Small-subunit ribosomal RNA, 5' domain from an uncultured bacterium, 499 nucleotides, folded computationally.
The RNAcentral record of the full RNA draws on ENA and SILVA.

Context: one part of a larger RNA
RNA sequence: AACGAACGCUGGCGGCGCGCCUAACACAUGCAAGUCGAGCGGUUAAGACUCCUUCGGGAGUGAAUAAAGCGGCGGACGGGUGAGUAAAGCAUAGGUAAUUUGCCUCUAAAUGGGGGACAACCGACCGAAAGGUUGGCUAAUACCGCAUAAGCUCCCGACACACAAGUGUAGAGAGUAAAGAUUUAUUGUUUAGAGAUAAGCCUAUGUCCGAUUAGCUAGUUGGCGGGGUAACGGCCCACCAAGGCGACGAUCGGUAGCUGGUCUGAGAGGACGAUCAGCCACACUGGGACUGAGACACGGCCCAGACUCCUACGGGAGGCAGCAGUGAGGAAUUUUGCGCAAUGGGGGCAACCCUGACGCAGCGACGCCGCGUGGAGGACGAAGUCUUUCGGGAUGUAAACUCCUGUCAGUGGGGACGAUAAUGACGGUACCCACAGAGGAAGCACCGGCUAACUCCGUGCCAGCAGCCGCGGUAAGACGGAGGGUGCAAGCGUUGUUC
Repeated sequence: AACGAACGCUGGCGGCGCGCCUAACACAUGCAAGUCGAGCGGUUAAGACUCCUUCGGGAGUGAAUAAAGCGGCGGACGGGUGAGUAAAGCAUAGGUAAUUUGCCUCUAAAUGGGGGACAACCGACCGAAAGGUUGGCUAAUACCGCAUAAGCUCCCGACACACAAGUGUAGAGAGUAAAGAUUUAUUGUUUAGAGAUAAGCCUAUGUCCGAUUAGCUAGUUGGCGGGGUAACGGCCCACCAAGGCGACGAUCGGUAGCUGGUCUGAGAGGACGAUCAGCCACACUGGGACUGAGACACGGCCCAGACUCCUACGGGAGGCAGCAGUGAGGAAUUUUGCGCAAUGGGGGCAACCCUGACGCAGCGACGCCGCGUGGAGGACGAAGUCUUUCGGGAUGUAAACUCCUGUCAGUGGGGACGAUAAUGACGGUACCCACAGAGGAAGCACCGGCUAACUCCGUGCCAGCAGCCGCGGUAAGACGGAGGGUGCAAGCGUUGUUC
């Protein structure tokens, strides 16, 4: 000097930030990912129109609309945490002639003609429940054939470039596509190419401590052939060879997410990696795949395990390291708040819906910054207190008293920007004006030296102090109190940690 701090004493206001560093311990409750009727079958309530009516109501039509279902897109983003990881990570610089990329933009072409189902629904049945079985009906942008098809894929093959694999372009053959909707102007679907974006993989260099860890390694190192992948590769497999790494520290053990940065320091360096931003990893523990452009998927699935809950004992349900909140742990860390008004995201043609992302408010002197707690005058100087050589000295212009001011807080009135039309949670907030009145607002540590600041009383090696040196055994500037002083100040000290 610094801090995500804690503790003690104290505490007026505001702005901007920050707030479980410990148990990646366990979690009650609510919310945090939905949306589309302009894909589809269909449809509850209210209301409108027409008709019928036994005046109770009923039927039809069109618009509109709830729950559930098929289908599409999104749930791989956003949000959290740092357990693991010393390298499959991260940082920097490259490579990919070894690759993929939904939505978006541009370009070229196409969108022909058919079929069979499954939910919902109806019926039967099983189960305590969660849920399930079976028969029947049905639609689609759901599913499956057929047709057509190139500059796409495969094979053959020529040329050009490169020359290490290879790349590009003619030609012949084979194969592969689609879906419609509506407000009639759009939009969607399929194929191919280009871009953008996003990712995968590879290489080089750098990346903590221990040698009281010196040898490690059989898919191990390489080759041939295959499998697998979007893609290279022992990634996996069969066979063959015997290699590969290591004192320039392999292997093993410990510790640790990495970086931009932060703190300190004149710098070099050292320490750290909260908030914000980039990357990575994880989602009760371990394993696995499915779907998909993208996951081996926090609020998806399956299996195993531990734990918790329900149960009719047969069987089921769950996963806050999302936002709040609870218990526990701890020296220690907040509200079960408001709003989608803004920014951004998902769905939708849109209207709009969803959004604990986000924007705000609440709590906490946790930090930084700013302001105030009054200003001027006022005695050779009240009282009180302390001290004294008893003369005096100190507190001290301090107070009283006089004259003022009006910051902050208070009361009343007006009242935004943020949204250039509508839409404002914040918020009657910020801010402005008026009013009243010194009123409501100062503490903490220290005073032997280092180190700014001194006397009295009490105590008597006791009680105690202490960062180091050291004080205390009868006049203690060092203990305790008082008066006075010094330093900081809404803070001041102590402790911890780093430089």

The prediction has a mean pLDDT of 86.
Its Rfam family is "Bacterial small subunit ribosomal RNA". Its family is annotated with structural constituent of ribosome and ribosome in the Gene Ontology.